[in-house]
Context: one part of a larger RNA
This record gives sequence, structure tokens and C1' cells, in this order.
RNA sequence: AUCGGCGACUUAAUGUACGUCGCGAGGCUAAGCCGAUAGGUGGAGCCGGAGCGAAAGCGAGUCCGAAACGGGCGACGAGUGGCGUGCAUUAUAACCCGAAGCCAGGUGAUCUAUUCAUGGCCAGGUUGAAGCGCGGGUAAAACCGCGUGGAGGACCGAACUCAUGGAGGUUGAAAACUUCUGGGAUGAGCUGUGAAUAGGGGUGAAAGGCCAAUCAAACUUGGUGAUAGCUGGUUCUCCCCGAAAGAUAUUUAGGUAUCGGCUCGGGCGAUUCAGUCUAGGAGGUAGAGCACUGGAACGGCUAGGGGUCCUACCAGAUUACCAAACCGUACCAAACUCCGAAUGCCUAGAACUGUUAUCCCGGGACGCAGACAGUGGGUGAUAACGUCCAUUGUCAAGAGGGGAAUAACCCAGACCACCAGCUAAGGCCCCAAAUUCCGGACUAAGUGAACACUAGAAAGGAUGUGGCAGGACAUUGACAACUGGGAGGUUGGCUUAGAAGCAGCCAUCCUUUAAAGAAAGCGUAAUAGCUCACCAGUCAAGUCAGGCUGCGCCGAAAAUGUAACGGGGCUCAAGUCCGGAGCCGAAGCUGUGGACUCCCGCGCAAGCGGUGAGUGGUAGGGGAGCGUCGAAGUUGCGGCGAAGCUGGACCGGAAGGAUACAGUGGAGCGACUUCGAGUGCUGAUGCCGAU
Repeated sequence: AUCGGCGACUUAAUGUACGUCGCGAGGCUAAGCCGAUAGGUGGAGCCGGAGCGAAAGCGAGUCCGAAACGGGCGACGAGUGGCGUGCAUUAUAACCCGAAGCCAGGUGAUCUAUUCAUGGCCAGGUUGAAGCGCGGGUAAAACCGCGUGGAGGACCGAACUCAUGGAGGUUGAAAACUUCUGGGAUGAGCUGUGAAUAGGGGUGAAAGGCCAAUCAAACUUGGUGAUAGCUGGUUCUCCCCGAAAGAUAUUUAGGUAUCGGCUCGGGCGAUUCAGUCUAGGAGGUAGAGCACUGGAACGGCUAGGGGUCCUACCAGAUUACCAAACCGUACCAAACUCCGAAUGCCUAGAACUGUUAUCCCGGGACGCAGACAGUGGGUGAUAACGUCCAUUGUCAAGAGGGGAAUAACCCAGACCACCAGCUAAGGCCCCAAAUUCCGGACUAAGUGAACACUAGAAAGGAUGUGGCAGGACAUUGACAACUGGGAGGUUGGCUUAGAAGCAGCCAUCCUUUAAAGAAAGCGUAAUAGCUCACCAGUCAAGUCAGGCUGCGCCGAAAAUGUAACGGGGCUCAAGUCCGGAGCCGAAGCUGUGGACUCCCGCGCAAGCGGUGAGUGGUAGGGGAGCGUCGAAGUUGCGGCGAAGCUGGACCGGAAGGAUACAGUGGAGCGACUUCGAGUGCUGAUGCCGAU
């Protein structure tokens, strides 16, 4: 892992609601006793039949009160007992499995810690303390030398013991080892045997170490089915409805309670409710505005202040400075408003639609982790698949079609069947169902191939190319090109070493002309020189500078491989924009047949009829059934073969069914009506067994 078996809402008491039965202004007995599964007896007691008031008390009333015609609670007749079911509470288990733990009584020191008693063990080599002897030395000592001697938690190093570093091993040879290396090795040494200390206790050269592979409190049995607001699991079928992830409170935040939202039963039944329309309202948002409150720019005017000038003081003048108030112009605001929508909300009215959809009472819940998208906002960085509100939708609990794939986007809500039809979103060259359809334009970049999720981009740059509306010049000849001219006063004045069109300052005239600046650029030390503006000629038809706009271009870099149209591939398109015709395309709609639910009509009912409506669904509520085991009654089958097992056709809307058939098997079994449960398993890292 698979298969098989086992495996989880029980029982009792009390309460409550519903169903049903008995009796009914009443209903019922409890313990006990008799009898012994029946039943009888037992009326103590309980519920109901009257309430109100704190009470005295009064009583269909009563309380408050001096009182009421006021107000509160009542009265205007249904209960009670049994059984069944839902739910709650209680139960030292209360759906099942699951802690870490707490306490009590015991068992452990054959492992290990420490201690005690009694034994055992330590090759070999080295060093050479004290003391002593002799010699030297001294006044005597000290001291020195040479011997002797054999000390030491001394040295090297086996046994023994430990375990420093590396490697291996890591489903090991081993639940701590192997190998190389290493520490101690006469000592606080190692070790045998016997004994002692015991669980909040021991022992500990102290690591919370060790106390039998177990230690921040051993093991074992019991309390014990501890408790678990936590995790997991919770077993047959079909039918109807169908949520929530909110508010408030909480030693509360992943729990719970009440309300909101779901369901079931009962009741009222009034246009009660909802949608569209009409009418009347409340309001201060969006927008806008500056009249208030504030902010804030420039100018004017002008208090006050600063600067400058003047001034003995007083006073005064001036100001490209700061600046209140006021004026003008142009602005800003969630906590500003002279104004002010759209929606939404409230009320009323009409019609229509809707199975009263509304509301009230009662039984049962679940739920109180929500998610994304659009819109309006807060927060954040006008970040986040961020976070917090509001509102709508979808998912959650929703399948189908589209978006290549893709809960939340677009279309659309799946009762069942069909080798029938029409459409939605989206598509129609091939992959791949449907036009290589029609008309007009654009793009040359493979740009591009719809929005969003999400799949790419800006500032900026450019004789890319299309469209539009204006302007200027042009056969009295434009634009471009070429040829020629481009002059004189004058080197304008000033400045300057110089300044001559061309360093700088000022002025920028006049003349000759077809035209020619007191000069647009290069150049010189300054001149000179070369161009330009401007004019003429040659040529012969459009030219020039801007604006708005469509589609393109550059800007443009990422990690395995094209890889940023799903792919192939696509260029008068299979791209983009505008217009048109057709087709494809879903569980949508239609058709045909069928099932069920509710409603309506008929019927006493069973039921029948309807071109009435409905039947996606998690948590959850409600309804109806199937099957297993056992009991009672009725009725059947069986050695001419029961149950069980195997087999393939069969029937039913499902759970399932048939004692039909064949084989096996060898002794019991079925149907119907009721009753009662140890009553249904792919799931619990379930338990046991097999493989």
C1' cells in the first nucleotide's frame, strides 16, 4: 500500500416544543403493599381551574394614589397523563480516537553517581630532593665540591585506563562502533567481589549530569474513559428550501452569548411587502465658489517697521526693503460654504406582476477566519495578489461556453434523455466548428494580431508616411541651382597702442542705384581677403515655413532554448480603422418524450386534469424511503436440498430487488403487518489479520 473483519451522537433523569392516543374542568398517581413478567391497591402529592400587591390584604379584579374617566399587571374557559421524535440541562465517560501532565501505593543502585568493607594490578627506561659521609672553607657557622642516598598528584613509555583531532560508519558489523592519532600510566590511580544511599528523593571535582538504551523530577499499577474553547475522523438513498464569514459584548480576538442572515410549524391577512411610473419631502456629498473660517501669488494703495538723507531737539524727505487693513487680478481646503446636483432614502397615489413574497408567535440550526473584481474613500509611496471602510457583482456554495492554460474577468445559472433546431460571449487561413466574404482607407515597422486579470513602457528625438484647416511667394517668372553685382560719404562717432561693417559703448543717417546692413558669419595685430542679406540674368512650375491629427520609427538590457501573437504561419493581410452580408458557437432558449415538487381546478378520499410555476448547491433545516440483526402475529419454503458462496443476462427514480436459472454447499430460511436496535465505512499517519 491493497484486501477482509472491527470502528464514532448512546443510556437515564428532569425540562421544553411538536406529533399521536386516553380522559377532560379536570388529569395523573409516587413510594409502599398484594399478586408475582399481567394486573390490583395506594389520593400522600403534582399540574390545571384567579389574579394583583413588597406586604397586611382585596379579589374578576388588583396595585399606585387623596382621587381619576389615568397608568401597570390581570380577567373574557383547556388542561392533564402516557408513548414517539427534535432540542437543552444534569451524569467525576455523554459522538469517537489523541496529550504534555497531576496525585496515591509500590518496584528498582546487576547500568550509572558517591561512599564503606575486603582483595587484586601498574614491563622497562630516565631524572636524582632531603638526609648522611669525606674533602675544601670559617673564629665558629654559612657556603662550595665529590660521593652516598632514592624523594616526587616528577619524566619517557607497554599492560591497564581514558577519549584530543581526522577519516570511515549513519536502512551501521555496532540504538555510540572501527581505524589512525592522542591524554594519564605510584596516583585526587585503575579494578574484582560484597554492601549503603530511592523519586521533590538520592548521588553529583556541577554537565541539570547520573539513578537499568528512560531524567528540569525514574519505572510500574491505580485515581482514569483525567482534561483538551485544539487537530483528525464520524458509515445507506432520494426529494424541498438554503445561509454566514456582519453588529454588540466578552481575561475576548481561531471560543462563546444576544441580534441580523437560513429552515420547519402555526397565526393574522390589512394592497402588508417588492419592482416600474407619478407626486411631495428631508439632506449638504460630487461639482463649483470665495460671501464666512483659514491658506496662498502678483500688482496697487497705505498704517507700522527697517535702510538712506537731513537734523541740537521737535520735525521732515526718500526708498527696486519687510508689511497689517483695504482695492484689483488669478487660486487652494476632510474637519471652509453665498451655492449645489445625479443616485440613494422617506411618504403618498395608479396600474400591472409576484404561490403573502410582508408581519407576528414558536421548534431547529449553521455562522460571527472570507476572497477577488468594478466604483467612492482612509492608510501606504495617488506601492503591493497590501491593509481598513462603503456599495454592487461573482467565487465561497456554481457546473457549461469564451479568455491558449487560469476560484474571483466576459457570456450564461446544469431535473433526466435525444446522432433535432436558434442564439450569447467569442469567433470563421491550418491546427480547430464556421466567409482565404463584400466595400473603403491606413501601416512596411512582422509594427501588429481587442480591454482587464496579464503578458510590457516614458520623457525626449527625427525631411517615415496618410488626412485636415489656414498663411506666405509664384508665367509682371517664385523655390533650388548656376553666372554677375553686392557701391559711395566712411577708417560713422567714442574708446583704444590699434578698433577700418565684424573687442566694447553710442548712433544706425544720407547718396548713387536694378540692388547693396554704418553689416548676419569666417578672417587680420589693425588693414586686407572670403561669404551672407539684397539685386539682375539663365532656367521654367509650383515653392516655403509653421499648426492640428491617424498609423508607424528610435529611445527598448537577463539569466537551460525561439520563449512578450496559444502554435503554424500572415503584408491591397490571416494587422489596424470605418461600414455591410452570412455562418459557427453553451448544460442559455426552442422542439420531442419522461420524472418529481408546489400551486390552481374537480373529487369524501385514493386520485385525475392544467401550453400554471419550479427542480445548481457547502454549512444547515425539513420530508420520504432502502437495507442489516433480533422479537411478536399472520402466512409460506426446505435432504425431490435451507442459509451462505460463484456466474452472467433481468427489474426499479436511488438506497436496492427477485427464495427465477446454473454450479457449489449440506440444515435451516423467506414474505407481510408491527415492535426493538451493539443498524450501513475508501478515509481517523485508525485497530486486528492476510498478502
About this RNA:
Large-subunit ribosomal RNA, domain II from a Deltaproteobacteria bacterium, 691 nucleotides, folded computationally. The source organism's lineage runs through Bacteria, Pseudomonadati, Myxococcota and Myxococcia. It matches the Rfam family "Bacterial large subunit ribosomal RNA". Rfam links the family to the GO terms ribosome and structural constituent of ribosome. RNAcentral holds the full RNA, with entries from ENA.